Annotation
This is a predicted structure of a 529-nucleotide part of an RNA (small-subunit ribosomal RNA, 5' domain) from an uncultured bacterium.
Context: one part of a larger RNA
């Protein structure tokens, strides 16, 4: 100089940025992914309307029951999409992992756009619900009915897919690309306020993935040989796709001192510190890749996972139990024990960005944006300013009836009002959706006016008012290194980064007065340069 720092005295205030470096170590409890009734049976609670009965009486309205999904809606249940984004860690990995260049003619992409074609006609179940049983519970099982944008089956289809065939253009090796015949096989689904959202096929783009490759990526040789699916073929499986990725066969290869292999360290990078550069260390916050989600392992479902808040199996652990059996996963956000020198609220709010479902209104969102905590870090600002010599008193020290310093410093005067505290005034962050109403034309898209939406916040911020009024410490003073005197103590006590200091005249121990530095901080220690 630097820091995600910590410890010691000490501390006023704003603004911004930061806050488990150790236990990838156990975790109470609360939230963190849900969403659509404009897909569907349906009614278990909410409101509302009908129809019956009772009471009451102002005889046609009020109450109370009861029926009824008719409506408005909707808990659970089928079905769609989302749940592979976000967000948290860095165990692992020394690796095509990551970073940079190149390649895929070997590949895949819900949702979005564009453009063309379609959107026919049938079935048969099964959740919920109802009955019954088993079970402490989790929860399971039997019957009987039922519905769909669920799921099956036929029809038709192409620039799909697969086969033969026939000639053309072409390239960087296998090969690519268009055309043309025949054969073959493959689709769809509706809703509804009638305006539209959907559904299917294919091409092409865009997103965002997947492989390959060439360079570069720590430390040991007191780690020197390592390898049998091991190198490669030849065929097949198996994949969106290439590949020993797997399998049979078949040759015996391949990697190594240009460090194989083996052990040890670690996530990589943009970037941060530091240095005149060259380098040297580091990789927290922020952003980009990876990996992981109590430990191993597996696969399903999807377009996408081998999936944090899904699933099965094996282990540890925890907790329930009727002992038969069952739940859990905080390296999401708060929070708790532990562990350490050491790191914070069980806050708000969907307003604004942004995602998820939905025509849409809206819901959901610990993401996000805000506030609470912490001098932990940078910055910026106060604690007054101006005059004031009787150079006061008081302490200190001297060569002591004097004098030196503290010091313009105090007191006094005269101003200010940043901050305090009061009192009032009060924001920008919003720009929209949606609805109504007008215009334009490309008939659902755009514009314009209306009216609506602020969590922070009655904050920021501005005016008044009061009065210096509310606000300064910490280290050091031998040499390095700015800044020196007295007293105490007497190799004691103590002090120290080196060198030393201390044994009766210590500027080096402790006091005291002075002075030096920084200064809301200021030493220490640890670390990098």
């Nucleotide at each position: 100089g630097a820091u995600g720092a910590a410890c010691u005295c000490u501390a006023g205030c704003u603004a911004c940025a930061g806050g488990c470096u150790u236990a990838a170590c156990a975790c109470a409890u609360g939230c963190a992914a849900g969403u659509c009734g404009a897909g569907g049976g349906g009614c278990a609670g909410c409101g509302g309307g009908a129809u019956u009965g009772a009471a009451g009486c102002u005889u046609g309205c009020u109450u109370c029951a009861a029926u009824u999904g008719c409506c408005g809606g909707c808990g659970a249940c089928c079905g769609g999409c989302g749940c592979a984004c976000g967000g948290g860690u860095g165990a692992g990995u020394a690796a095509c992992g990551c970073g940079u260049a190149u390649c895929c003619a070997a590949c895949c992409u819900u949702c979005c756009g564009u453009a063309c074609a379609c959107u026919c006609a049938g079935g048969g179940a099964u959740a919920g619900c109802c009955u019954u049983u088993c079970g402490a519970a989790a929860g399971a099982a039997a019957g009987a009915u039922u519905a769909a944008u669920a799921c099956c089956u036929g029809a038709u289809g192409g620039u799909a897919u697969g086969a033969u065939g026939a000639g053309a253009u072409u390239g960087c090796a296998u090969g690519a690309u268009a055309u043309c015949a025949u054969c073959a096989u493959u689709a769809a689904a509706g809703a509804u306020u009638u305006a539209u959202c959907g559904g299917u096929g294919u091409a092409c783009g865009a997103u965002g993935g997947g492989g390959a490759u060439g360079c570069g990526u720590u430390c040991c040789a007191u780690u020197a040989g390592g390898u049998a699916g091991u190198a490669g073929g030849c065929g097949g499986g198996g994949u969106a796709a290439c590949g020993g990725c797997c399998c049979a066969c078949c040759u015996a290869g391949c990697c190594g001192a240009c460090g194989a292999u083996g052990g040890a360290u670690a996530g990589g990078g943009g970037u941060u510190c530091u240095g005149a550069g060259a380098g040297g260390a580091a990789g927290g916050u922020c952003c980009c890749c990876c990996a992981c989600a109590u430990u191993g392992g597996a696969a399903c479902u999807g377009a996408g996972a081998c999936a944090c808040g899904g699933u099965c199996c094996a282990a540890a652990c925890u907790c329930c139990u009727a002992c038969g059996g069952g739940a859990g996963g905080c390296a999401g956000c708060a929070g708790u024990g532990a562990g350490g020198a050491a790191u914070a609220u069980u806050g708000g709010u969907c307003a604004a960005u942004g995602g998820a479902c939905g025509a849409g209104a809206g819901u959901c969102u610990g993401a996000a944006c805000c506030a609470g905590c912490c001098a932990a870090g940078u910055a910026g600002c106060g604690u007054g300013a101006a005059g004031g010599a009787u150079g006061a008193a008081g302490g200190u020290c001297c060569u002591a009836c004097g004098g030196a310093u503290u010091g313009u410093a105090a007191a006094c005067u005269u101003c200010u009002u940043u901050u305090a505290u009061a009192a009032g005034g009060g924001a920008a962050u919003a720009a929209a959706c949606c609805c109504u109403c007008c215009c334009a034309c490309g008939u659902g898209u755009g514009g314009g006016a209306g009216c609506u939406u602020g969590u922070a916040u009655g904050u920021a911020c501005c005016u008044u008012a009061u009065g210096a009024a509310u606000a300064a410490g910490c280290a050091u003073c031998g040499g390095c290194u700015a800044a020196c005197u007295c007293c105490g103590u007497g190799c004691c006590a103590g002090c120290a980064g080196c060198c030393g200091c201390g044994g009766u005249a210590a500027u080096a121990c402790g006091g005291a007065g002075g002075a030096u530095g920084c200064g809301a901080g200021c030493g220490u220690u640890a670390u990098c340069c």